[in-house]
Molecule: SAM riboswitch aptamer (S box leader)
Organism: uncultured Chloroflexota bacterium
RNA sequence: CGCUUAUCCAGAGAGGCGGAGGGACCGGCCUGAUGAAGCCUCGGCAACCCCAACGGCACUGACAAGCCGUUCGGAUGGUGCCAAUUCCGGCAGUGGUGACUGGUAGAUGAGCG
Numbered sequence: 001c002g003c004u005u006a007u008c009c010a011g012a013g014a015g016g017c018g019g020a021g022g023g024a025c026c027g028g029c030c031u032g033a034u035g036a037a038g039c040c041u042c043g044g045c046a047a048c049c050c051c052a053a054c055g056g057c058a059c060u061g062a063c064a065a066g067c068c069g070u071u072c073g074g075a076u077g078g079u080g081c082c083a084a085u086u087c088c089g090g091c092a093g094u095g096g097u098g099a100c101u102g103g104u105a106g107a108u109g110a111g112c113g
Base pairs, nucleotide, nucleotide: 001113002112003111004110005109006108007107008106013042014041015040016039017038021031022030023029025090026089027088028087043082044081045080048078049077050074051073052071053070054069055068056067057066086105091102092101093100094099
């Protein structure tokens, strides 16, 4: 970088350095000198990987390893995240003045190349 797949209306910030942008892109709308981005320290959220228990599938003489599922289960570890629904929209359909559904794009995890 690409492919597959799952999730995205919940949740969670202080301090130091820094010094003007940030919210992916475009439009809007926000946010920022009462200090943006970025970096560091500490803290937290969550539960994708992980761990545990239980159930199932396939294999086996039988087990185990394997795969799938469930849990008001856990949180040492690997990621991720800690303004606003992914901040809202972008394309299509319905419907008719701002709503619903699906999709695109994006983000993150896991697996693969």